[in-house]
RNA sequence: GAUAGAGGUUGCGCUAUCCAGGAUUACCUUUCCAGAUAUGGCAGGCAUAGGGGAAGGAGAGGGAAAGGGGCUGGCGCCGAAAGGAACCGCAUCCUGCGGGUGGUUUCUUGGGCAUGCCGUGAAGAACGGUAUGACUGUCAUCAGUUUCUGAUGGGGCGCUAUC
Numbered sequence: 001g002a003u004a005g006a007g008g009u010u011g012c013g014c015u016a017u018c019c020a021g022g023a024u025u026a027c028c029u030u031u032c033c034a035g036a037u038a039u040g041g042c043a044g045g046c047a048u049a050g051g052g053g054a055a056g057g058a059g060a061g062g063g064a065a066a067g068g069g070g071c072u073g074g075c076g077c078c079g080a081a082a083g084g085a086a087c088c089g090c091a092u093c094c095u096g097c098g099g100g101u102g103g104u105u106u107c108u109u110g111g112g113c114a115u116g117c118c119g120u121g122a123a124g125a126a127c128g129g130u131a132u133g134a135c136u137g138u139c140a141u142c143a144g145u146u147u148c149u150g151a152u153g154g155g156g157c158g159c160u161a162u163c
Base pairs, nucleotide, nucleotide: 001163002162003161004160005159008078011077012076013075014074015073016072018070019069027062028061029060030059031058032057033056037049038048039047040046041097042096043095044094045093081109082108083107084106085105086104087103088102089101090100110136111135113133114132115131116130117129118128119127120126138154139153140152141151142150143149144148
């Protein structure tokens, strides 16, 4: 240098059906109160609706969807993948900011779990970040009752096997 593997049956990611939830919701129609603004993430502009009644409140009738989640199946894998930053692109009425999404470069993280805090979210679900904790896998050093156990420490650009 090349090839092949291991960590776990809650390893990682993508995807499909079904299910729960979202949701006594958003939204539409109508009645009453009310009486001038409301909507497009925020601001400015612009556009649309509005005394033929805006916003808001109450009653009645109708009534979704998406992201996220669970089971099961399929596919790709073991920096699998995730996150931060910078740059570029896409969509959003225009500009700016912000958010969403894709790509490139670079930095960080071995893995899952629990708990606290922060963020996203309808959410006591879940995800992301961070700190702590034990567990787990691996390597190094030391010790022992020696192929196992214990202690300390490291990090995947690592570890094991073969050529």
Description: This is a predicted structure of a 163-nucleotide RNA (Lysine riboswitch aptamer) from a chicken gut metagenome. Model confidence (mean pLDDT): 84 of 100. The sequence is in RNAcentral, with records from MGnify.